Lysine riboswitch aptamer from a chicken gut metagenome, 159 nucleotides, folded computationally. Its mean pLDDT, the model's own confidence on a scale to 100, is 80.
RNA sequence: GAUAGAGGCGCGGGCUUCAUCAGUAGCCCCCGGCAUGGUCAGGCAGCCGCCGGGGAGGAAAGGGGAGACUGCCGAAGGAGAGUUUCGCUGCCUGGCGAAAUUCUGCUGGGCCGGGGGAGAAGAUCCUUCGGACUGUCACAGACGUUGUGAAGCGCUAUC
Numbered sequence: 001g002a003u004a005g006a007g008g009c010g011c012g013g014g015c016u017u018c019a020u021c022a023g024u025a026g027c028c029c030c031c032g033g034c035a036u037g038g039u040c041a042g043g044c045a046g047c048c049g050c051c052g053g054g055g056a057g058g059a060a061a062g063g064g065g066a067g068a069c070u071g072c073c074g075a076a077g078g079a080g081a082g083u084u085u086c087g088c089u090g091c092c093u094g095g096c097g098a099a100a101u102u103c104u105g106c107u108g109g110g111c112c113g114g115g116g117g118a119g120a121a122g123a124u125c126c127u128u129c130g131g132a133c134u135g136u137c138a139c140a141g142a143c144g145u146u147g148u149g150a151a152g153c154g155c156u157a158u159c
Stems, first nucleotide, its partner, number of pairs: 001159005008073001010072004015067004028055007037048003040094006076107002079104010108134002111131008136150005
């Protein structure tokens, strides 16, 4: 350097299905209010709306459970920065959201608990701190086990 492997409630992906989202939102009708109104912010323009209550009607996506299949063991996740595209009425500036991609670091893994964030949510996810457990290696001890430390750019096997 190449190839092949290991950790275990191990990590992802799309498909099918179920509940939730939710009697919520858009659309339609009625009443009241605003016009110095409304549109993500400002300016110009365009459009005609905006707020509250009621009636009728009535979704979907994201997220989640299950099933089989499939790709795998930096599997994967997230942080920062850059580029491109799309959306929020058009243009400019800015902001927000989504997707793809590049670079740089971080996290061995799952579980439980506290804080924070996202989310409709007691689901779930992310992050941070702590705890025990587990796998790998090193060192020390030990007689079939203990302790300490480290990190996957690691470890084991073969060539």